Source information:
The RNA shown here (glmS glucosamine-6-phosphate activated ribozyme aptamer) has 154 nucleotides and comes from a Bacillota bacterium. Of the family's consensus pairs, 88% are formed in the model. Its Rfam family is "glmS glucosamine-6-phosphate activated ribozyme aptamer". Rfam's curators write: This entry contains a glucosamine-6-phosphate activated ribozyme that is found in the mRNA for GlmS. GlmS is an enzyme that uses fructose-6-phosphate and glutamine to generate glucosamine-6-phosphate. The ribozyme catalyses self cleavage of the glmS mRNA that is thought to regulate GlmS activity. Gene Ontology terms of the family: regulation of gene expression and catalytic activity. The sequence was found by an Rfam model in a public genome assembly.
[in-house]
RNA sequence: AAUUAAAUAGAAGCGCCAGGACUUGGCGGCAGCCAAGUUGACGAGGUGGGGGAUCUCGGAAGAUUCGGCGGGUGACCCCCGGUUGGGCCACGACCGUUAAAGAAUUGACAAAACCGUCCAGUGAUGGACGGGACAAAAGAUUCGGGUGGCUUAU
Numbered sequence: 001a002a003u004u005a006a007a008u009a010g011a012a013g014c015g016c017c018a019g020g021a022c023u024u025g026g027c028g029g030c031a032g033c034c035a036a037g038u039u040g041a042c043g044a045g046g047u048g049g050g051g052g053a054u055c056u057c058g059g060a061a062g063a064u065u066c067g068g069c070g071g072g073u074g075a076c077c078c079c080c081g082g083u084u085g086g087g088c089c090a091c092g093a094c095c096g097u098u099a100a101a102g103a104a105u106u107g108a109c110a111a112a113a114c115c116g117u118c119c120a121g122u123g124a125u126g127g128a129c130g131g132g133a134c135a136a137a138a139g140a141u142u143c144g145g146g147u148g149g150c151u152u153a154u
Stems, first nucleotide, its partner, number of pairs: 014070004019066001020039008042059001048079004080096005086151006102143005114131007
């Protein structure tokens, strides 16, 4: 220094790369091939427990953010829990401990992109700093709440 194994740590819009695209070098019969590389998702929001699956919210950007793999807080089913009548039970609906879907109003907020400078690299490209913008969902307020039975507090 390399390889292998194990352990630990880290990341969850997160990781990875075999196709593609791109770069450098070599070869070339100028079709391309080989080698080594680069790229391959920009914020916001999001987790009760379990399960299976053909598997994941809302935007920005602009057109390889193509294509794919792994994972994953999404959706669904069951359980648990909350709300739905003062209490309890069953079922239903809607949700997840900030536990009401929906409607109206509101909510303002991001990073990349873009511009500039610098650093690394032959290069593709990567990184740091600065400048000045721009979302939607979420959230908040108001409106907006079941059926049957038991009990009988008010």